[in-house]
Context: one part of a larger RNA
RNA sequence: CUCUGGCUAAGGAACUCGGCAAAUUGACACCGUAACUUCGGGAAAAGGUGUGCCCUCGACGGUGAAGGUCCUCGCGACCGGAGCUGACGAGGGUUGCAGAGACCAGGGGGUAGCGACUGUUUACUAAAAACACAGGACUCUGCGAAGUCGCAAGACGACGUAUAGGGUCUGACGCCUGCCCGGUGCUGGAAGGUUAAGGGAAUCUGUUAGUUCUUCGGAGCGAAGCAGUGAACUGAAGCCCCAGUAAACGGCGGCCGUAACUAUAACGGUCCUAAGGUAGCGAAAUUCCUUGUCGGGUAAGUUCCGACCUGCACGAAUGGCGUAACGACUUCCCCGCUGUCUCAGCCAGAGACUCA
Repeated sequence: CUCUGGCUAAGGAACUCGGCAAAUUGACACCGUAACUUCGGGAAAAGGUGUGCCCUCGACGGUGAAGGUCCUCGCGACCGGAGCUGACGAGGGUUGCAGAGACCAGGGGGUAGCGACUGUUUACUAAAAACACAGGACUCUGCGAAGUCGCAAGACGACGUAUAGGGUCUGACGCCUGCCCGGUGCUGGAAGGUUAAGGGAAUCUGUUAGUUCUUCGGAGCGAAGCAGUGAACUGAAGCCCCAGUAAACGGCGGCCGUAACUAUAACGGUCCUAAGGUAGCGAAAUUCCUUGUCGGGUAAGUUCCGACCUGCACGAAUGGCGUAACGACUUCCCCGCUGUCUCAGCCAGAGACUCA
């Protein structure tokens, strides 16, 4: 010097990203216990008092001797209460620094955010506000169900049957969940447009019997057959189209003017849109400017709490806003407590180190 323990004057978070770590608290009994609340809780809230040993007494409990009474004379019944004993209570005394005498054994309170809760998770850097969850909603599925696995047989679903099963979203509870169906998706519709294979064979082409011409080399035309080409017409779903549907994917404006101080604009005009953000909330886990402004807390506060609203860029089941209880979650404050610190010292053990 390092590690693991122990103690420390005065101060007591001044340390630090942050009370990290440590310290405090701690058992049992009694007294007492706030806001809030879903009336269960919160709550061991908080805060306080007692606790050893000896003596006496009290009431209660366990066991139940001697003795007595009765009779059906028994290993009987009943009365009786000595002694011993258990936990408790009251009074008195006594004692140590200290009586839950060692070990083991909650620090507490307030505030806000998030998530209702108990649970689950990154085996080996993340335990959370993430996942799940009861509850809510939409949607599919009539049973050889939908869905899933498999080439199939078959199996699961389910020896279930719409109060059932699958999928998706939301996430207790309370109050609620606004407007838009133009785009995309889904569902329904079938008049019209478009549309495949197939059907259909028109047309055209090749070949050539034959025939015409011939400079006899060949050239033109060309039936049937065989090949090829394949038009019109016909032809489903789909798409176009017409509707519905947002707890489907999603979306939810701009400019200008206006009131008898000023400022602001209930009001008016205009452009665009499918419709222009309702309630509630709001510098927020969301606010760039920003340490916004005001208030609170501090001597002093980029954090925190309460307001304001100018929401760069909240907003209603990608749920909105509240919410008792809960949380090894996150923020801020206070009390207690402390070597975290001012600022370091000492002690013990184990290492390192030196020598052998």